[in-house]
The RNA shown here (transfer RNA) has 74 nucleotides and comes from a Chloroflexia bacterium. Its Rfam family is "tRNA". About the family: Transfer RNA (tRNA) molecules are approximately 80 nucleotides in length. The coordinates come from a structure-prediction model, not an experiment, and the mean pLDDT is 81.
RNA sequence: GGGCGCGUAGCUCAGCUGGUUAGAGCGCACGGUUCACAUCCGUGAGGUCACUGGUUCGAGUCCAGUCGUGCCCA
Numbered sequence: 001g002g003g004c005g006c007g008u009a010g011c012u013c014a015g016c017u018g019g020u021u022a023g024a025g026c027g028c029a030c031g032g033u034u035c036a037c038a039u040c041c042g043u044g045a046g047g048u049c050a051c052u053g054g055u056u057c058g059a060g061u062c063c064a065g066u067c068g069u070g071c072c073c074a
Base pairs, nucleotide, nucleotide: 001073002072003071004070005069006068007067010026011025012024013023019057028044029043030042031041032040050066051065052064053063054062
């Protein structure tokens, strides 16, 4: 330099054929349980869906570019 894939909560990841409220587990905060801790139960907080632009009535999802990252080729 070229090709392919990935980027969604603090971490690991779902998210179908574009459809109205964006989710799970772990972690975190609070409450319950305990003499206390752990476990367990409940409630809650936490998101520029990498960035910019485009298509569309409507984009996490489709298209283009950019950035980051992984693999392959040279």